[in-house]
Molecule: small-subunit ribosomal RNA
Organism: Parcubacteria group bacterium GW2011_GWA2_37_10
RNA sequence: CCCGUUGAUCCUGCGGGAGAUUACUGCUAUUGGGAUUCCACUAAGGCAUGCAAGUCUAAGCUCGCAAGAGCUUGGCGAAAGGCUCAGUAACACGUCGAUAAUCUGUCCUUAGAUCAGGGAUAAUCUUGGGAAACUGAGGCUAAUACCUGAUAAAAAAUUGAUGCUGGAAUGCACUUUUUUAAAAAGCUUUGGCGUCUAAGGGUGAGUCGGCGGCGGAUUAGGCUGUUGGCGGGGUAAAGGCCCACCAAACCUAAAAUCCGUAAGGGGAAUGAGAGUUCUAGCCCUGAGAAGGACACUGAGAUACUGGUCCUAGCCCUAAGGGGUGCAGCAGCUAGGAAACCUUUACAAUGCACGAAAGUGUGAUAAGGGGAACCCAAGUGCUUGCUUUAAGCAGGCUUUUGCCGAGUGUAAAUAGCUCGGCGAAUAAGUGAUGGGCAAGACCGGUGCCAGCAGCCGCGGUAACACCGGCGUCACAAGUGGUGAUCACAUUUAUUUGGCCUAAAGCGUUCGUAGCCAGUUUAGCAAGUCUUUUGUGAAAUCGUGGGGCUUAACUUCACGGCGUGCAAGAGAAACUACUAAGCUAGGGACCGGAAGGGGAUAGGAGUAUUUCUUGGGAAGCGGUAAAAUGCUAUAAUCCUUGAAAGACUAUCUAUGGCGAAGGCACCUAUCCAGUACGGGUCCGACAGUGAGGAACGAAAGCUAGGGGAGCAAAACGGAUUAGAUACCCGAGUAGUCCUAGCUGUAAACGCUGUGAGCUAUGUGUUGCAUUUUUUUAGUGAAAAUGCGAUGCCGUAGUGAAGACGUUAAGCUCACCGCCUGGGAAGUAUAGUCGCAAGGCCGAAACUUAAAGGAAUUGGCGGGGGAGCACAACAACGAGUGAAGUGUGCGGUUCAAUUCGACUCAACACGAGGAAUCUCACCAGGGGCGACGGCAGUAUGAAGGUCAGAUUGAAGGUUUUACCUGACAAGCCGAGAGGAGUUGCAUGGCGGUCGUCAGCUCGUGCCGUAAGGUGUUACGUUAAGUCGUACAACGAGCAAGACCUAUACCUAUAGUUGCUACGCAUCAUUUUGAGGAGCAAGCACACUAUAGGGACUGCAUUCGUAAGAAUGAGGAAGGUGUAGGCAACGAUAUGUCUGUAUGGCCCGAAUCUCCUGGGCUACACGCGCACUGCAAUGGUGGAGACAAUAGGUUACAACUCUGAAAAGAGAAGUCAAUCCCUGAAACUCCAUCUUAGUUUGAAUUGAGGACUGUAACUCGUCCUCAUGAAACUGGAAUUCGUAGUAAUCAGACUUCAACAGAGUCUGGUGAAUAAGUCAAUGCUUCUUGCACACACCGCCCGUCAAGCCAUUCGAGCAGGGUCCAGGUGAGAUUUAAUUUUUUGAUUAAAUCGAAUCUAGAUUCAGUAAGAAGGGCUAAGUCGUCACAAGGUAGCCGUAGGGGAACCUGCGGCUGGAUCACCUCC
Repeated sequence: CCCGUUGAUCCUGCGGGAGAUUACUGCUAUUGGGAUUCCACUAAGGCAUGCAAGUCUAAGCUCGCAAGAGCUUGGCGAAAGGCUCAGUAACACGUCGAUAAUCUGUCCUUAGAUCAGGGAUAAUCUUGGGAAACUGAGGCUAAUACCUGAUAAAAAAUUGAUGCUGGAAUGCACUUUUUUAAAAAGCUUUGGCGUCUAAGGGUGAGUCGGCGGCGGAUUAGGCUGUUGGCGGGGUAAAGGCCCACCAAACCUAAAAUCCGUAAGGGGAAUGAGAGUUCUAGCCCUGAGAAGGACACUGAGAUACUGGUCCUAGCCCUAAGGGGUGCAGCAGCUAGGAAACCUUUACAAUGCACGAAAGUGUGAUAAGGGGAACCCAAGUGCUUGCUUUAAGCAGGCUUUUGCCGAGUGUAAAUAGCUCGGCGAAUAAGUGAUGGGCAAGACCGGUGCCAGCAGCCGCGGUAACACCGGCGUCACAAGUGGUGAUCACAUUUAUUUGGCCUAAAGCGUUCGUAGCCAGUUUAGCAAGUCUUUUGUGAAAUCGUGGGGCUUAACUUCACGGCGUGCAAGAGAAACUACUAAGCUAGGGACCGGAAGGGGAUAGGAGUAUUUCUUGGGAAGCGGUAAAAUGCUAUAAUCCUUGAAAGACUAUCUAUGGCGAAGGCACCUAUCCAGUACGGGUCCGACAGUGAGGAACGAAAGCUAGGGGAGCAAAACGGAUUAGAUACCCGAGUAGUCCUAGCUGUAAACGCUGUGAGCUAUGUGUUGCAUUUUUUUAGUGAAAAUGCGAUGCCGUAGUGAAGACGUUAAGCUCACCGCCUGGGAAGUAUAGUCGCAAGGCCGAAACUUAAAGGAAUUGGCGGGGGAGCACAACAACGAGUGAAGUGUGCGGUUCAAUUCGACUCAACACGAGGAAUCUCACCAGGGGCGACGGCAGUAUGAAGGUCAGAUUGAAGGUUUUACCUGACAAGCCGAGAGGAGUUGCAUGGCGGUCGUCAGCUCGUGCCGUAAGGUGUUACGUUAAGUCGUACAACGAGCAAGACCUAUACCUAUAGUUGCUACGCAUCAUUUUGAGGAGCAAGCACACUAUAGGGACUGCAUUCGUAAGAAUGAGGAAGGUGUAGGCAACGAUAUGUCUGUAUGGCCCGAAUCUCCUGGGCUACACGCGCACUGCAAUGGUGGAGACAAUAGGUUACAACUCUGAAAAGAGAAGUCAAUCCCUGAAACUCCAUCUUAGUUUGAAUUGAGGACUGUAACUCGUCCUCAUGAAACUGGAAUUCGUAGUAAUCAGACUUCAACAGAGUCUGGUGAAUAAGUCAAUGCUUCUUGCACACACCGCCCGUCAAGCCAUUCGAGCAGGGUCCAGGUGAGAUUUAAUUUUUUGAUUAAAUCGAAUCUAGAUUCAGUAAGAAGGGCUAAGUCGUCACAAGGUAGCCGUAGGGGAACCUGCGGCUGGAUCACCUCC
């Protein structure tokens, strides 16, 4: 930098990815070079075998002709080199010093010396013991082995006046005296090589000091030779290093002691750096050599391949006794994810010895093996043909490959040089949804298998799994896993934070510490400058050189080591010393304000109880009740008394206090504050780890007190339950005294102090001035200082917000934070009487948790507006009955399927007899095209007959005809009312009889987003007006279209008509637009126009507009329809059609027959008919409109009681037909009854349609005559030509309406309002919701898994203390003289081992406990909205559980009202 919390946004914050390094690992692999590569990580576990330290004429001996070899004595070396990192938190390491407290073989320099003697001994010889290792006795012999003496130097003490070095003499030199002890080695080639003494140098080592570098305080006190002194001992050397005595010190918060971890450094990795992590390899230092201890030798060791002893292990043994130590090189074994050959050579470089030649060297050099690292190169180029390919044919080049020669090397390998052959011998790994470069390609799979660092994929169209192909990245490599650094400014010195995200201690005082006003002088510790020394090499940088380049190597310079030490200087700042100052601070004085604190006294109302009198039946309580009290007199009124608690009004964002907190009045005592004065002190200040004091409520202890209130416990209600909310009664407690506790949302969620940085406006205290005054201690104003609120600039902040009372800018000091959970839990400690407080983890789990703000949605939040699928008022109903019809359920072989709140249910125009038809039973038929088998030895088919069958032209048999195909198998098709409406198109429903939904430019905001679209009015309306950081625009609304209501014009057939005819009936006259003539006034029809616009008047209003009125056929969108936004609803439809995928494919295709969709205990919806007199029945009479009609409508005539039948004119329609409408009117009758209401049901007989009427049609006639007497809870529709009521037509249709859609007839009542219930729109508010409240979410219980805590115990490790045994070592003494020794005794030290205890660490464990995790378990519903009782904090009690209740506190509470401030 990117991805991941969200619907989206900005933060906080963590998780993940991309980089580098390192170890292991998967797949794959051509060559060369280089270098400090390869059992470090685990087991400093154990080791077979071989090798890794010898050498030398100094000497003696043996063998050999000799060269030489061997054994022994002796000298030097073996303390180096090599390996490892167990221990060690320490002067171990690093660095700088000290040694005036020391040693130093070999080497160098200088000076001197090397004299005289002596006795042994190994090898060897003889001989014993023993399995061996080894060892005893006797004899010979040499030396540079050993011993004695001489000489010199030397050491100690002592005297002195001194000289030198130095920071300082305790040193050195000189000097006097005394004492002590006491050197040597030779060889020789005659050149030399050695030996001894002294001094100096060099090298190396010992010891000491300063400073530096790990974690833990859930380790706070540690220590007894401990700290110091005097005197001794010991050492090369100071020193409690050791000892005797004396004193009681010493270390520690600047972290002692204890525990854990760890070799240290140069350096390595990473990083811009500061840092962080690592430090096995190469170098330096240290330590170790199976574990532990000890000394000897020596210049040097307490000695890896020397010795002694103990312990553990292994080996040999003759059982007596011996041997051994790969953390050297190879190698084996074990462990583990993890690391090679039992190679060659001393040729080179070193080391040991030697005079040298030389010898030795698993140091080292060289090779083999290993994808351990770095560097370099290659896997080719090209022509033609061709199905464009990795194919075929040809050409070029030759690093590498193969062949050959030389060179190379100790010998080889390799490498190098030359010649030849031949493109020949050489590409993988990972990825491909995002982050993150590269597929929306194919096949398989179907929440399976699997992937996935994180986010996430997979439930039948997977760009994400598994393969294929393509593509991308890097490339002899490339991926995975673990770890480290970076990213991470997520530990912040550079460089973070703490109001709300994690985070300010409840408050104050104060110790250490840190920090600190002003002036002068001094000093020079800090600081700064400069000089000197040192800070190894390698590593690093730069520039050269050498390998063909590079890696690598080498030379020079530089840097690093940021340091330490020493010297010289400067004097600003800090520190220190001294002397001052007054602006900080303190003291003092003055008049003030105050619920500041403590103690004592007093007062007041109310409550309760008791009492007096009255009074009478209820009181009380609640949403409503009940429990309760009351005839033993309550409640209520009244008189008086007692008790305890409290302190209304004033009272206020007002006052005081450090905080908690503090309120009637008076007195006394105590303390703090502001203001004014400028008298005194003179930096005395600030903060403050530890520490101390105070600290609401609850709670605890003891003693009082107890009126009211009230956890617990009890009763009554509510409820599904109600361990609650409400009610009744009620104990601790609340109160006082004396103690304890020490916590709260102890909050301004804001530590304390100081300085600086705009204003404005309130309240309050003091002082000063002015004005006014009723002269009051009144009122008002201004200014200064202090306190306390509000708004607001700059600035800050993620935003909300803060803003001189900072969350701004700067300084000082303290506290705290570092993802969420587990958890403020466990454990240890400490405090407490207890409850509990303080301090305070981890395992495990998880990708988010969280803050602020935005848009929605929601609220049993608020405001406004609106609606007959809302209410109110009114009318008519539904819900009861019977029937029709649809749905569920049940039944059935099947009762096909869809649709289920509004928005399924007389819906799919779905009124199904067959058909429809998808369902059931039974029976038939069908495969375009291709392949295989079959077929002229005759396929498929046809005709007659028989059999089978419910039937059949279906099957089968025989005979005949015809003559080429063919469904047996594998594919592939046609078809599918099969599946998926959650793959779709299209078309619908609903929100919506709504009034909203957006855009451009601008402005505001970091952004999501806002503004516009809001506010105030108004409207049916986001309709319009006014205001406004907005100005405009679009889609909806409106306008528009159709019908209807009025008028005008035009037109006049099939329409209409006055007068006149024809015609008819009656004969006064009437009828008569079918017909003739005439006409278009009226009606009608159908075309074009007009008309209505709040235009006019009044009132209200700024306006928009509202109300009323006039005129008018019509009045405020006239009325009724059509059209109908952005979107949402995974709404409905694959069974209208279309269509992707899947499926069936001789059956889910298609045909036939019959059945079913019509079943019937029952439940629901929509309707019809009624329950009757506003009616029924009979008779007579009047008035429509819209539609439809040729397989049709059918006049009219006849037959029939009717349904209907037999004929039949007219009509393709303003002409004919359907077509005589009914309610209505008049007359008559019925008279309140289950009826002359009602018609269901049933019986009989007919008619019509149709192939067919049984399941299962309709109609007619006669007979039958059920329920039902106005309908519970609930619920539907309707505001005018509407409801209600009456009929008609059409649709479907062969036949069948109670359905639907239109049409006309008659024709009301009520309201003109509201937002309470149902909803919608809008503004605002809260939200833990965003799949959006059908949301989210809490706890117990039950189940599984995981880690943890406690735990009777069990068996271990580490450390420490005490005691026992005690190998061995040292010292002293004695004995012994075979004497460089041995033995004995004592003392001291003391490994190892045993016993007991303490402490600590991990293991294991019956059981107990809480925690975490786990698609769909149980109980409730605690929280989020006023979450339905506001929530939360502390505390106490209670309860299955979330929780409930009491007391005190907080706002991180909604809403309404009031007050104050702005």